[in-house]
RNAcentral holds the sequence, with entries from ENA. This is a predicted structure of a 73-nucleotide RNA (transfer RNA) from a Spirochaetia bacterium. It matches the Rfam family "tRNA". It is annotated as a transfer RNA.
């Protein structure tokens, strides 16, 4: 210096044709226990890697950029 592929909750992921952001463990608080522990029920937690640009409308599209990884020179 060129090219690829990955980035989404605390963790692991999902989420093609643009339309309200999901699921698993974990966490809180109630239920059952003489407590734990399993189970059951409801909750909380995200500006989707940053900027920007199309567009009524962006995790998605489109350009720059970060950073991890893998080719190549």
């Nucleotide at each position: 210096c060129g090219g690829g592929c990955u980035g989404u909750a605390g963790c692991c992921c999902a989420g093609u044709u643009g339309g309200u952001a999901g699921g698993g463990c974990g966490c809180u608080u109630g239920g059952u226990u003489c407590g734990g522990g399993a189970c059951c029920a409801a909750g909380a937690g995200g500006u989707c890697g940053c900027u920007g640009g199309u567009u009524c409308a962006a995790a998605u599209c489109c350009a720059g950029u970060c950073a991890g990884c893998c080719c190549g020179a």